[in-house]
Molecule: transfer RNA
Organism: Oscillospiraceae bacterium
RNA sequence: GCUGAUUUAGCUCAGUUGGUAGAGCACAUCCUUGGUAAGGAUGAGGUCGCCGGUUCAAAUCCGGCAAUCAGCU
Numbered sequence: 001g002c003u004g005a006u007u008u009a010g011c012u013c014a015g016u017u018g019g020u021a022g023a024g025c026a027c028a029u030c031c032u033u034g035g036u037a038a039g040g041a042u043g044a045g046g047u048c049g050c051c052g053g054u055u056c057a058a059a060u061c062c063g064g065c066a067a068u069c070a071g072c073u
Stems, first nucleotide, its partner, number of pairs: 001072007010025004019056001027043005049065005
């Protein structure tokens, strides 16, 4: 230098034929208990890596950039 993969909640990850963003764990409150643990209910938490384009509408399609990983020369 070239090629490919990945980037979504605090962590690990779903969500790809475009249509108002989810799970588990963790966290907060409450219930349960004599008190914990376990269990149950509710809730908070994300401008979907960044910039631009297409579209009525983009996490999703297209281009560029960045980071990480792998391969080739």